[in-house]
Small-subunit ribosomal RNA from an Ignavibacteria bacterium, 1522 nucleotides, folded computationally. Rfam family: Bacterial small subunit ribosomal RNA. On this family, see Cannone et al., BMC Bioinformatics 2002: "The comparative RNA web (CRW) site: an online database of comparative sequence and structure information for ribosomal, intron, and other RNAs". The RNAcentral record of the sequence draws on ENA and SILVA.
RNA sequence: AUAAUGGAGAGUUUGAUCCUGGCUCAGGACGAACGCUGGCGGCGUGCUUAAUACAUGCAAGUCAACUGAACUUAAGAUAGCAAUAUUUUAAGGGAGGUGGCGCACGGGUGAGUAACACGUAGGUAAUCUGCCUUUAGGUCUGACACAACCCCGAGAAAUCGGGGCUAAUAUCAGAUGAUGCAGCGGCUCGACAUCGAGACAGUUGUUAAACCUUCGGGGCCUAAAGAUGAGCCUGCGUCUGAUUAGGUAGUUGGCGGAGUAAAAGCCCACCAAGCCUGCGAUCAGUAGCUGGUCUGAGAGGAUGAUCAGCCACACUGGAACUGAGACACGGUCCAGACUCCUACGGGAGGCAGCAGUAAGGAAUAUUGCUCAAUGGCCGAAAGGCUGAAGCAGCAACGCCGCGUGGAGGAUGAAAUACUUUUGUAUGUAAACUCCUGUAAGAAGGGAAAAAUAUUCCGAUUUAUCGGGAUUGAUUGUACCUUCAGAGUAAGCACCGGCUAACUACGUGCCAGCAGCCGCGGUAAUACGUAGGGGGGCAAGCGUUGUCCGGAUUUACUGGGUGUAAAGGGUGCUCAGGUGGACUUUUAAGUCAGAGGUGAAAUCCCAAAGCUUAACUUUGGAGCUGCCUUUGAUACUGAAAGUCUAGAGUUUGAGAGAGGGCAAUGGAAUAUCUGGUGUAGCAGUGAAAUGCGUAGAUAUCAGAUAGAACACCAAUGGCGAAGGCAGUUGCCUGGCUCAAAACUGACGCUAAAGCACGAAAGUGUGGGGAGCAAACAGGAUUAGAUACCCUGGUAGUCCACACCCUAAACGAUGAAUACUAGAUGUUGGUCUUUUUUAAGGUCAGUAUCCAAGCUAACGCAUUAAGUAUUCCACCUGGGAAGUACAAUCGCAAGGUUGAAACUCAAAGGAAUUGACGGGGGCCCGCACAAGCAGUGGAGCAUGUGGUUUAAUUCGACGCAACGCGAAGAACCUUACCUAGGCUUGAAACGCAGACUAAUCCUGAUGAAAGUCGGAGUGCCGCAAGGCGAGUCUGUACAGGUGCUGCAUGGCUGUCGUCAGCUCGUGCCGUGAGGUGUUGGGUUAAGUCCCGCAACGAGCGCAACCCUCGUUCUUAGUUGCCAUCAGGUAAUGCUGAGCACUCUAAGAAGACUGCCUACGCAAGUAGUGAGGAAGGUGGGGAUGACGUCAAGUCCGCAUGGCCCUUACGCCUAGGGCCACACACGUGCUACAAUGGCCAUUACAAAGGGUUGCGAUACCGCGAGGUGGAGCCAAUCCCUAAAAAAAUGGUCUCAGUUCGGAUUGGAGUCUGAAACUCGACUCCAUGAAGCUGGAAUUGCUAGUAAUCGCGCAUCAGCACGGCGCGGUGAAUACGUUCCCGGGCCUUGUACACACCGCCCGUCAAGCCAUGGAAGUUGGGGGUACCCAAAGUCGCCUUUAAUAAGCGCCUAAGGUAAAACCAAUGACUGGGGCUAAGUCGUAACAAGGUAGCCGUACCGGAAGGUGCGGCUGGAUUACCUCCUUU
Repeated sequence: AUAAUGGAGAGUUUGAUCCUGGCUCAGGACGAACGCUGGCGGCGUGCUUAAUACAUGCAAGUCAACUGAACUUAAGAUAGCAAUAUUUUAAGGGAGGUGGCGCACGGGUGAGUAACACGUAGGUAAUCUGCCUUUAGGUCUGACACAACCCCGAGAAAUCGGGGCUAAUAUCAGAUGAUGCAGCGGCUCGACAUCGAGACAGUUGUUAAACCUUCGGGGCCUAAAGAUGAGCCUGCGUCUGAUUAGGUAGUUGGCGGAGUAAAAGCCCACCAAGCCUGCGAUCAGUAGCUGGUCUGAGAGGAUGAUCAGCCACACUGGAACUGAGACACGGUCCAGACUCCUACGGGAGGCAGCAGUAAGGAAUAUUGCUCAAUGGCCGAAAGGCUGAAGCAGCAACGCCGCGUGGAGGAUGAAAUACUUUUGUAUGUAAACUCCUGUAAGAAGGGAAAAAUAUUCCGAUUUAUCGGGAUUGAUUGUACCUUCAGAGUAAGCACCGGCUAACUACGUGCCAGCAGCCGCGGUAAUACGUAGGGGGGCAAGCGUUGUCCGGAUUUACUGGGUGUAAAGGGUGCUCAGGUGGACUUUUAAGUCAGAGGUGAAAUCCCAAAGCUUAACUUUGGAGCUGCCUUUGAUACUGAAAGUCUAGAGUUUGAGAGAGGGCAAUGGAAUAUCUGGUGUAGCAGUGAAAUGCGUAGAUAUCAGAUAGAACACCAAUGGCGAAGGCAGUUGCCUGGCUCAAAACUGACGCUAAAGCACGAAAGUGUGGGGAGCAAACAGGAUUAGAUACCCUGGUAGUCCACACCCUAAACGAUGAAUACUAGAUGUUGGUCUUUUUUAAGGUCAGUAUCCAAGCUAACGCAUUAAGUAUUCCACCUGGGAAGUACAAUCGCAAGGUUGAAACUCAAAGGAAUUGACGGGGGCCCGCACAAGCAGUGGAGCAUGUGGUUUAAUUCGACGCAACGCGAAGAACCUUACCUAGGCUUGAAACGCAGACUAAUCCUGAUGAAAGUCGGAGUGCCGCAAGGCGAGUCUGUACAGGUGCUGCAUGGCUGUCGUCAGCUCGUGCCGUGAGGUGUUGGGUUAAGUCCCGCAACGAGCGCAACCCUCGUUCUUAGUUGCCAUCAGGUAAUGCUGAGCACUCUAAGAAGACUGCCUACGCAAGUAGUGAGGAAGGUGGGGAUGACGUCAAGUCCGCAUGGCCCUUACGCCUAGGGCCACACACGUGCUACAAUGGCCAUUACAAAGGGUUGCGAUACCGCGAGGUGGAGCCAAUCCCUAAAAAAAUGGUCUCAGUUCGGAUUGGAGUCUGAAACUCGACUCCAUGAAGCUGGAAUUGCUAGUAAUCGCGCAUCAGCACGGCGCGGUGAAUACGUUCCCGGGCCUUGUACACACCGCCCGUCAAGCCAUGGAAGUUGGGGGUACCCAAAGUCGCCUUUAAUAAGCGCCUAAGGUAAAACCAAUGACUGGGGCUAAGUCGUAACAAGGUAGCCGUACCGGAAGGUGCGGCUGGAUUACCUCCUUU
């Protein structure tokens, strides 16, 4: 100097948004396990499960007290010749035993224990303490035994019994002795109820010892003190459950005893009746506690392995003995279970010590070395013992460190992957070149840990100092040096988002993935694979499990309760919590200083030591705590005193559906009696049931009964809430105002408790008019257990007693204070006044708004604002307000109130849409008013179906169906059958071979095709070249094969509807809004006015085409008024361009003018003028978007598929079938007509592969023929038709109608059989105006009539055009359909073809009940009772024996509790496509919901009361604005 450092979020509810709220992820950690992989070293760690059972070995012994066996040596003796044997003595020796100390330490484990067990702070004046230290004193004299040993005996063994000998530091007796101990007396002190301390050298009594020796020493006894260790007591702290609320008889206390080292009901006798408990007793469950560890910003949360402190336990249970210390892990006794031995009589044992075994389990190591070090026990010591300990072994189990090479190296090699086929990536990566040498390997050297130890010698002041010798398990280890050589060493999971990192192939809602959201149904960055790539970590990487974090998601720090979960239905009140002003005291809380403690280790800081780090060591800081002490006194508390602002009392006024009891009134209803009177009444959407000729309904009079109280009446009043309404009386509660006086904080809140508490419901007794669950009948309906109708019982009413719940709501607890206003109203009161009123104030009540708050909606002095106090409640949805249990109730049921399991949401507010059997406004041939049809007939045509070898394919509500198809006999043609071809019918590249090509021609064949025949290029002298063809091979062609849900393009539709958007600004947290809404107006988001908007774009309109008027220009093929000529007649001819017309350009119409209305825009007018009048008629023109609308078979195109065929060619067939059904049309059914005859008037088109005239032939279709015309010229084209005029038919299946069929023909075409059109003759069907239903059309329109064109050889009732004739009707917007704008509700957003409820059926899952069954722990009562302590008895004494109390274990009995299981049974949850209905969401089609009762297959229905969290319309009241 340092020990100040610290806080991140994301995904997921929605079409989108904000909020609430859960789920999930990213981080860290671990005694871990599993999968794949694995080079080295250091330091740590390693049965979390079965406190299950254990083979084997080891883990506690030791000793100068004593005795002394076996054995050895020496000497002697006896016997013997000797070897030798026996024996004596001496010296060794030391088994075994007696004795001392230790074995209560160390080591293990966490079963029990919720407790003074632990932690912390204290107390012990209520205690003990072996060994150790210090001090003082002492260690005298004797004695008797018992082991070992010897002998005998029992037993299988373990072991035991009897007799005999003996020693001691074993044992005993005596002596001495105080500062010990005990008794007595009395003094002082202290923290004194006591057995405290000191002292009076007070007095009396009593009590001790052991010796050994190497002579250095060691031991022993008494006392005092210390140290150490231990015991006991106390304050505080220490898990969960109240679905455990009462527990306790030695229990609580006292007196006296017993007992202990010591206090104490610790134990006993007696006395008293206490003691604990909502601040959680008792009971149940779980658990060793702590220092610490993990996490966290912290506060906290979780945890209690290794290390350390304490406790408890030692096979299970009980008990004591010994001892300083134990009720004793490797001691004893008893009981029990188990295992082992046994001769069956009886014995032995306890690894939760270290190794190890079995078992269990996902899972955890060697039957290792050494006492060298550090410690422990014994010993004076040497030394002995020590599975404590030190080391080693095994394991990536963890932490830390190192390595697997470094530098250069582009031809960007090969290979692989991808690819747009060009390339790109792996990638300087590799190869290759030059280096280095860690670790591993080899060789050599080689520690420290060892000394202040032990021992020996020497010195000294005997505390100590100096010198020498000796000791290493680890270990030939660490470390050092040298050698060789890149040589021996990289994997794992991941790559959709969160979350860093992408491609290909395979698969095709399969296989599979997944932490959450979610991927996978043929183009998967999400599955699987990759010698693809990438990002991450690395000798590891992932997964699983658990804890903390994120999670402010239990909120002390740091949340909430109007609508999201959440205010108790309401009041009173005990405890508790909290509390106005002033003064004094105190000092409990609070604050400050000091002292003690908070073990060490850990964490943190600074250093040091191992090469670094991990690790270790040293010092410091810290340990946020507790205790003691000294102070401070603002605040809180406590004590005392005072005050009046809170609260209350008294007086005087006042309002009121406040409550209870009693009496009383009229209207209405019903019933009964009587009268009048006659056929209906009643009821509904419409009806019916019902009532009525036995006289109803109606009406009059009278009587009876019960219930409810019109008007007044009011976002008026009162009450705590529920609630309260005719009038009067009696009793009674609360409230408000005014002015004074009094009390003096008496206040607020309120768990438990007590009381009240709508409706329904229950009991007993009354009452019963009306209404009305249930029930019955009638309707409605597919059904109708409903809605509607007719009846009708409980009930509704009264009395008494229960029940105790509601959307009991302001969805808003009570109290107090503060914080802008405005307006109305109720009750009081004051002031002013013009007596209308105005102003002030208190208490209520209601509306609108500022600040502020809120997720928003909204609240806003009556707060949901700002604060304080107290109570209640919430913590995702469902299961469930259910089960069990308890409690209350007569019952119905109420209160309290879970879990398993299941989901990733459930929810609030607001937004944009969409929708509504919601509302307002508006439009459209949408309806209405009309006209003509369709639907009936025949035929045509398309579709479905059926059939078929094929009947090719597509289109399917509007918006498929005379549609693709503007034209299927062949072709078309895509289909079928048969026959053929294979680089192909057509295109194009390369290589090779051959040959001109073309043309002509034969055979065969249905043709295609196959097999042949004949003959010929250009340039160049030539070589060769040019262009062309055929064949072969290879790239490729080809496909009307699939996917329109991979696409482009095009088209339909809403809809020619008036809408759809943007920029900037403003508003909103935001999605979004505003603009675009509003008032008018329009065909129109057209325009005007207003407006936080101002502008703009795509749409509308206009610009374009056409028709309608005029003018100008131009007159041929058009025209002919005037002039001339000519004809039988005609613009026929000349001339002309006036008119018509043609086709180019202009003009014209703009609400411009007038009147009326209006601010304006504009609207109206049989207005004027004008050819045309209010977009003049028609056309073209189709906003943003919707329908995965249609089309891969027009074309284009991704992907997939076929390739001697799914390609190509050919012939024939089919697309044309035919019981039937539907769409679209044609022709009709006739007289407004048919037929015959005569007479008129168009427009618009087309024509050279063509239109085709005059003329002739044919009844006709048509034929012959070929003038004219490439067209205002000629032709189609003529006779337009309907119409008009005349005639005939006369209401019939006809002179209507024309199908069908027979015959004969024409035309086109190679070819009309399947399968063309037309003509003539003959035939002459159905049909007499069409059911339900349904279509088109508003004026030159409908209707009707004909003409033309495209396609096309031919084929038109279809399509597209053209003109002729030419109407009716529109009051109007109630209704049907479609659409636009605004607004409202919504549980819809795939958007109502939406969403969604319940029963039933099926499968799976967890769970409740249940006759019972099984197991468990604990308690109670009783019986029996081992060992053992204590007591008694007996005994000379001590044992033994006996007896008594207590008691483990055992047994019996009754009851409770817990767990498992259980036939059957109840509901619940979940599960792509089951059944029945449709309850809810819109007015959800009967508004919904709450409580209750009854009923019903089910959702549910109905009654009674309540709520708005109900739409719509009208009215009332209030507010705002002009």